Predicted 3D model of a 351-nucleotide part of an RNA (small-subunit ribosomal RNA, central domain) from Candidatus Peribacteria bacterium RIFCSPLOWO2_12_FULL_55_15.
The prediction has a mean pLDDT of 84.
Its Rfam family is "Bacterial small subunit ribosomal RNA".
The organism belongs to Candidatus Peribacteria, within Bacteria.

Context: one part of a larger RNA
RNA sequence: CUGGGCGUAAAGCGUCUGUAGGCGCCCCAUUAGGUCUGGCAUGAAAUCGCAGAGCUUAACUCUGCGUCCGUGUUUGAAACCGGCGGGGUUGAGGUACUCAGAGGCAUCUGGAAUGUCGUGUGUAGGGGUAAAAUCCGUUGAUACACGAUAGAACGCCAAAAGCGAAGGCAGGAUGCUAGGAGUGUCCUGACGCUCAGAGACGAAAGCGUGGGGAGCAAACCGGAUUAGAUACCCGGGUAGUCCACGCCCUAAACGAUGCGUGCUCGGUGUUGGGGAUUCAAUCUUCCUCAGUGCCCUAAGCUUACGCGGUAAGCACGCCGCCUGGGAAGUACGGCCGCAAGGCUAAAACCC
Repeated sequence: CUGGGCGUAAAGCGUCUGUAGGCGCCCCAUUAGGUCUGGCAUGAAAUCGCAGAGCUUAACUCUGCGUCCGUGUUUGAAACCGGCGGGGUUGAGGUACUCAGAGGCAUCUGGAAUGUCGUGUGUAGGGGUAAAAUCCGUUGAUACACGAUAGAACGCCAAAAGCGAAGGCAGGAUGCUAGGAGUGUCCUGACGCUCAGAGACGAAAGCGUGGGGAGCAAACCGGAUUAGAUACCCGGGUAGUCCACGCCCUAAACGAUGCGUGCUCGGUGUUGGGGAUUCAAUCUUCCUCAGUGCCCUAAGCUUACGCGGUAAGCACGCCGCCUGGGAAGUACGGCCGCAAGGCUAAAACCC
């Protein structure tokens, strides 16, 4: 390479948008590039394969056939792929009406708790632990009451719940804004799927400039514990955590499961919508579309565990990735970054 694979053995890019490319619905007509087809030409010989022959055999040599999987030209075929033309509506999109939601951004705002400050009451303790001590307190602490102020986070509701492409999103209100679901079947008429490069987003930590700083708290300083204790426990405490703007671009970024489409028994919850049941409405029951769970699963798959209409089943399209362990996600080079570092990514050698 061929092949076989990628939930847990090596292997799905963190996620999305999307260019080239690859792939692409139904019907009619046409074309003849792909495809198939007959003829002709060429495809040197040797070599190679098969059958046979000749040197005593073999190697070797010779003869015949085949191969040389091809190319060119010409005669045809028209199902399929492609091209051109026409038509269609189920894919896709639009439109009208309805609906749910912690989706995003900005501004305003609320109460509880905590810390600090002030005033008052009040007196010897408080705090902390397995036990202690460091620590705070007669310059009046802890506790209680009232007042003021600051920053951060939002109890109950709350749920296997909801929303988002992922990261992620939760007090309340308003404004701006994105996506989704259902119903009607009115419009366009394949406008689609995937996507190398590329672009955008991307938790936490970290970085730059400026602000902010209540609580918490790497580092650090003490107190304990211990043989030691650069820890676990306790008292402090700075970056940071918060805001604005600009970077960083990683993760067990996980469902360790790429995206899209179709097909393949049932049971039971739950969220949103539609319909039927009823004279009508709430309700109940049933049907249905979209999501999200439990499973218990039928078939099937899987080494097993398990998966099982939210597939890891049955198929198709496209992308990414893997190829013994270590060296190593390292070196070197390149690109990116202020830096930290990131991305790409070997070999010697050892087993």